[in-house]
C1' cells in the first nucleotide's frame, strides 16, 4: 500500500434480564450477565425511528452509532 472478514491467533466489545445511580422523558453511566458482533471503535452529516416542549401553520431542544448510509482512525490474516 491493496484485498478479505475466514471452523484462524491474539487480544476487545457486550443485547435481554436482574441491580444502583443520573436525567420530566427517549436513554445514560457503574455492577452482574453473555444474545451476539470483524469495526458492536470514534463523528448525529443524510435517512429512520423514538422522547420533551412551543404552536393557528409550523418549529425548538435531544436520544439511538448494537436500525439504514456516509466521514475518521485502527487490530488481524493474505498478497
Nucleotide at each position: 500500500g491493496u484485498u478479505g472478514a475466514a471452523u484462524a491467533a491474539a487480544g476487545c466489545c457486550a443485547a435481554a434480564g436482574c441491580u444502583g445511580u443520573c436525567g420530566u422523558g427517549a436513554g445514560g453511566c457503574g455492577g452482574u450477565g453473555u444474545c451476539g458482533g470483524a469495526a458492536a471503535a470514534c463523528c448525529a452529516c443524510g435517512g429512520a425511528u423514538c422522547u420533551c416542549u412551543u404552536u393557528g401553520a409550523a418549529g425548538g431542544a435531544g436520544a439511538u452509532a448494537g436500525c439504514c448510509g456516509g466521514g475518521u482512525c485502527a487490530c488481524c490474516u493474505a498478497c

Description: A computed fold for a 79-nucleotide RNA from Candidatus Electrothrix aarhusensis, annotated as c-di-GMP-I riboswitch aptamer. The prediction has a mean pLDDT of 79. Taxonomically the source falls in Candidatus Electrothrix (Bacteria, Thermodesulfobacteriota, Desulfobulbia, Desulfobulbales).